About this RNA: A computed fold for a 267-nucleotide part of an RNA from an Acidobacteriota bacterium, annotated as large-subunit ribosomal RNA, domain VI. It matches the Rfam family "Bacterial large subunit ribosomal RNA". The organism belongs to Acidobacteriota, within Bacteria. Its mean pLDDT, the model's own confidence on a scale to 100, is 89. RNAcentral holds the full RNA, with entries from ENA.
[in-house]
Context: one part of a larger RNA
RNA sequence: CGCAGGAUAUUUGAGAGGCUCUAUCCUUAGUACGAGAGGACCGGGAUGGACGAACCUCUAGUGCACCAGUUGUCGUGCCAACGGCAUAGCUGGAUAGCUAAGUUCGGAUGGGAUAAACGCUGAAAGCAUAUAAGCGUGAAACCCACCUCAAGAUUAGAUAUCCCCACCCGCAAGGGUGCUAAAGACCCCUGGAAGACUACCAGGUGAUAGGCUGGGUGUGGAAGCGCAGUAAUGCGUGAAGCUUACCAGUACUAAUCGGUCGUGAGG
Repeated sequence: CGCAGGAUAUUUGAGAGGCUCUAUCCUUAGUACGAGAGGACCGGGAUGGACGAACCUCUAGUGCACCAGUUGUCGUGCCAACGGCAUAGCUGGAUAGCUAAGUUCGGAUGGGAUAAACGCUGAAAGCAUAUAAGCGUGAAACCCACCUCAAGAUUAGAUAUCCCCACCCGCAAGGGUGCUAAAGACCCCUGGAAGACUACCAGGUGAUAGGCUGGGUGUGGAAGCGCAGUAAUGCGUGAAGCUUACCAGUACUAAUCGGUCGUGAGG
């Protein structure tokens, strides 16, 4: 821009893409078959491999500052307690998120039309013949079915709902004057398990983000004080103190105030 008014939702599916794998074991059954050796079809069940998707409960990784330990040095006057720098100083752990080696799931089932192949009926050709007319069975291939996208499918579809004037001229198309600015959308702002930007989604007076409060999680026993010990240190107060991204609650802070587009019943 189009889809002959504008808008918001929900959809149909022309068409397109994806998937399509396979092994071993048990059973049927040591049965059918076979002199024996050997050894099934059909059917039922179990467990895997590779591949794929989703997810983070478990296992594991990361987790640039969540907790603790610790070396050197400088600083806060000193002790104690802290802070800076040294690869994040080094070390041990670790929430959310992201991940795989982890977890769950998938390729199931059924139908249609067929290939090779196998048939029924059956003449030409009194027989025979699956074929000439006619009718069947039949495969991981094909078309559906399953998953995803999809009306720019210009053949531009469907459904529901919402919104929008008075007068004058004119046969009409249309024009003029006055009034109006809808539904809805955007700008802007707070943000996001959405994201390069854009888009998308949640919100803008309400739980959108921050803060605060409570909880969770992690770390692992804070500081101060007391006690024991010459001291290093240990014990008690006390599962203490601190705690990022998690879960809730709560308008304290910030989404203020505003602006723009979009018209008036539709050739």